A computed fold for a 73-nucleotide RNA from a Candidatus Shapirobacteria bacterium, annotated as transfer RNA. The source organism's lineage runs through Bacteria, Bacteria candidate phyla and Candidatus Shapironibacteriota. Its Rfam family is "tRNA". About the family: Transfer RNA (tRNA) molecules are approximately 80 nucleotides in length. The sequence was found in a public genome assembly.
RNA sequence: GGGCCGUUAGCUCAUCUGGUAGAGCGCACCCUUCGCAUGGGUGAGGCGACCGGUUCGAUUCCGGUACGGUCCA
Numbered sequence: 001g002g003g004c005c006g007u008u009a010g011c012u013c014a015u016c017u018g019g020u021a022g023a024g025c026g027c028a029c030c031c032u033u034c035g036c037a038u039g040g041g042u043g044a045g046g047c048g049a050c051c052g053g054u055u056c057g058a059u060u061c062c063g064g065u066a067c068g069g070u071c072c073a
Stems, first nucleotide, its partner, number of pairs: 001072007010025004019056001027043005049065005
């Protein structure tokens, strides 16, 4: 320098061919207990790495950039 893959909640990851994003763990509160743990319930938390384009509409499609992984030189 080039090819390929990845970047989504604090962490690990989903999201079939475009229609206003969810789970587990964690966190807060409530119920259960004499108390703790376990169990159950409710909730908060994301401008989807960044910029631009296409579209009525983009996490999804296209281009560029950044970071990480991997391979080639």